[in-house]
RNA sequence: AACCGAAAAGGGCAAUCUAUUCCGCAAGGAUAGGGCGCAAAGCUACCGGUCCUUUAAGAAUAAGGAAAGCGGGGCUGCCGGU
Numbered sequence: 001a002a003c004c005g006a007a008a009a010g011g012g013c014a015a016u017c018u019a020u021u022c023c024g025c026a027a028g029g030a031u032a033g034g035g036c037g038c039a040a041a042g043c044u045a046c047c048g049g050u051c052c053u054u055u056a057a058g059a060a061u062a063a064g065g066a067a068a069g070c071g072g073g074g075c076u077g078c079c080g081g082u
Stems, first nucleotide, its partner, number of pairs: 002082004012038002017033004022029002036069001042075003046072003050066005
């Protein structure tokens, strides 16, 4: 440096759900509890897809927004093995 994650050590993250005189039109977010899972479940909306709002009878288009634990790309990284 590349590839890999069988065993091991010390750690890390936290789905569903529950709660709240919380934030947001909404998608969704925050905090606390909790522990399905995760070797990038660290960061990033760049590509595809998904969801919400506005216009609208509806869809499409357009504009704005959400999610990184949907797939891919980019950047970075612990331990161990080869």